[in-house]
């Protein structure tokens, strides 16, 4: 240095352009002799970071940043 692939809550992981699931963890209740079990509720004003296209972006371009792969 060039070429690819991938960043989404504290881990993991969905997510035809049209309100960003779910599971663990944590937090409040509730059950209960008492929970570490079961059960109910709460938990990403913003998807790496800045632009841009669009009525509208996690998705689509565009430029960096990190991490991995190839090739040199």
């Nucleotide at each position: 240095u060039g070429g690819g692939g991938c960043g989404u809550c504290g881990c993991c992981a969905a997510a035809u352009g049209g309100u960003a699931a779910g599971g663990c963890a944590g937090c409040g209740g509730c059950c209960u002799u008492u929970g570490g079990a079961g059960c109910c509720g709460c938990c990403a004003u913003u998807u790496g970071u800045a632009g841009g296209u669009u009525c509208g972006a996690g998705u689509c371009c565009u430029a960096c940043c990190g991490c991995c792969c190839c090739a040199g």

A computed fold for a 72-nucleotide RNA from a Myxococcales bacterium, annotated as transfer RNA. NCBI's taxonomy places the organism under Bacteria, Pseudomonadati, Myxococcota, Myxococcia, Myxococcales. Rfam family: tRNA. It is annotated as a transfer RNA. Rfam's curators write: Transfer RNA (tRNA) molecules are approximately 80 nucleotides in length. Its mean pLDDT, the model's own confidence on a scale to 100, is 80.